[in-house]
The prediction has a mean pLDDT of 79.
This is a predicted complex of two RNAs, RNase P RNA and transfer RNA, with 454 nucleotides together.
It holds a member of the Rfam family "Bacterial RNase P class A". Gene Ontology terms of the family: ribonuclease P activity, tRNA processing and dimeric ribonuclease P complex. About the family: Ribonuclease P (RNase P) is a ubiquitous endoribonuclease, found in archaea, bacteria and eukarya as well as chloroplasts and mitochondria.
RNA sequence: GCAGUCGCUCAGGCGGUCGCUGGUAGGAAACUACGAGAGGAACGUCCGAGCUCCACAGGGCAGGGUGCCGGUUAACGGCCGGUGCGAGCAAUCGCGAGGAAAGUGCCACAGAGAACAGACCGCCGGGCUCGAUCUCGAAAGGGAUCCGCACGGUAAGGGUGAAACGGCGGGGUAAGAGCCCACCGCGUCUCCGGUGACGGAGGCGGCACGGCAAACCCCACCCGGAGCAAGGCCACGUAAGGGAGUGGAUCGCCCGUCCGAUACUCCCGGGUAGGCUGCUAGAGGCGUACGGCAACGUGCGUCCUGGAAGAAUGAUCGUCGCCGCGCGGCGGGUAACCCAAGCGCGGAACAGAACUCGGCGUACGAGCGACUGCGGCC
RNA sequence: GGAUCUGUAGCUCAAUCGGCAGAGCACCCGGUUCUUACCCGGGAGGUUGAGGGUUCGAUGCCCUCCGGAUCCACCA
Numbered sequence: 001g002c003a004g005u006c007g008c009u010c011a012g013g014c015g016g017u018c019g020c021u022g023g024u025a026g027g028a029a030a031c032u033a034c035g036a037g038a039g040g041a042a043c044g045u046c047c048g049a050g051c052u053c054c055a056c057a058g059g060g061c062a063g064g065g066u067g068c069c070g071g072u073u074a075a076c077g078g079c080c081g082g083u084g085c086g087a088g089c090a091a092u093c094g095c096g097a098g099g100a101a102a103g104u105g106c107c108a109c110a111g112a113g114a115a116c117a118g119a120c121c122g123c124c125g126g127g128c129u130c131g132a133u134c135u136c137g138a139a140a141g142g143g144a145u146c147c148g149c150a151c152g153g154u155a156a157g158g159g160u161g162a163a164a165c166g167g168c169g170g171g172g173u174a175a176g177a178g179c180c181c182a183c184c185g186c187g188u189c190u191c192c193g194g195u196g197a198c199g200g201a202g203g204c205g206g207c208a209c210g211g212c213a214a215a216c217c218c219c220a221c222c223c224g225g226a227g228c229a230a231g232g233c234c235a236c237g238u239a240a241g242g243g244a245g246u247g248g249a250u251c252g253c254c255c256g257u258c259c260g261a262u263a264c265u266c267c268c269g270g271g272u273a274g275g276c277u278g279c280u281a282g283a284g285g286c287g288u289a290c291g292g293c294a295a296c297g298u299g300c301g302u303c304c305u306g307g308a309a310g311a312a313u314g315a316u317c318g319u320c321g322c323c324g325c326g327c328g329g330c331g332g333g334u335a336a337c338c339c340a341a342g343c344g345c346g347g348a349a350c351a352g353a354a355c356u357c358g359g360c361g362u363a364c365g366a367g368c369g370a371c372u373g374c375g376g377c378c
Numbered sequence: 379g380g381a382u383c384u385g386u387a388g389c390u391c392a393a394u395c396g397g398c399a400g401a402g403c404a405c406c407c408g409g410u411u412c413u414u415a416c417c418c419g420g421g422a423g424g425u426u427g428a429g430g431g432u433u434c435g436a437u438g439c440c441c442u443c444c445g446g447a448u449c450c451a452c453c454a
Base pairs, nucleotide, nucleotide: 001374002373003372004371005370006369007368008367009366010365012320013319014318015317016316017315018314020037021036023034024033025032026031039350043361044360046359047358048357049356050355051227052226053225054224058255059254060253061252063223064222065221066220067219068082069081070080071079072078083097084095085094086093087092098218099217103216104215105212106211107210120158121157122154123153124152125151127149128148131146132145133144134143135142136141166184167183169181170180171179185207186205187204188203189202190201191200192199193198231277232276233275234274241268242267243266244265245264246263247259248258249257270453271452272451284303285302286301287300288299289298290297291296322347323346324345325344326343327342331338332337379450380449381448382447383446384445385444388403389402390401391400397434405421406420407419408418409417427443428442429441430440431439
């Protein structure tokens, strides 16, 4: 210098002018003063909770979710640490990673054969018959090789496929084959280490047990439902109306238990388009000490910081800072070239709370640090 | 704000249990006709909204985005 990996921080500052929304104080009011006022994702609504209502939130079925191990948490499908597998030269990164010897199902095309399989080419054996060539022999006849035929053996090699019923080497054999042996894989047993996933060592087995569960399913664990348009109070108003159905307990079925006939659901019609509350001090932020590798926890100190509904949190000017480009040229260098001050122009992303939190995912600008690989120079 | 559904050719829709993505209309070419329409024959047109994953193989299964649509106020 180039390429890459990981982590962290910020989300322009200050001032003037004009506004907007809450709060507090003053005022009869108009209004005045003081102080405050979006995000890391406020987004998507993908998970998990708080809170509220459904009388209870009980059991079973069904349904849904999660799925290596340990920890963390209010909870989670999140996070942290580890194991195994995979990707990368490396830094580092990724994984829906339980069970395929419980059962069912699927494996198209190609191929001989696709799940307790199969024999197309090939290899091998003896046999048959016609033919060809060579050869022994005086001849009759015999032998060898090749081609062909059917039979049998074989699963090394070829070929098909995503996948071919262990791999590779040696022995063995007519040719072959776990047929036998070593190593590797696999299964199983024992011992050792670890909380555990798992790892290591040794023995035995001679190979069964192909793949798919983001196919049904099995196993383990978790889940009652709805959502602030939940829910509570007040006001205005009327046709406090009509019809149909039914017990209800917020997807469905059964049981238990409870409530209920002045109940509940649906449809048609009528009225309102108002206010208050829930509403913001919270599993809160910051700092620090301790425990822990970490996620996180505990203690102490300190801070108060949005609450709108025609939906506030802004606009504009100046200045400083940042980035890019151009001019410029102190200076450096043999040179190519690099470059300080200064000047000009341009740029500054993604995006905006709507009850509140913890995560994940996605969008996006700038800066800093650590590490890895390659190349150059000293 | 909250909840739910959906996306296949220009349009409207199919595609069995995951196994070569099709039909009608529209479009293009040819025939028929004096010409057009109707009719007959032929043809083109698809990154199945985008990306990733599982699988030998994905329109269909799983995940994340993108677009579109629908529903939900209170009173008696």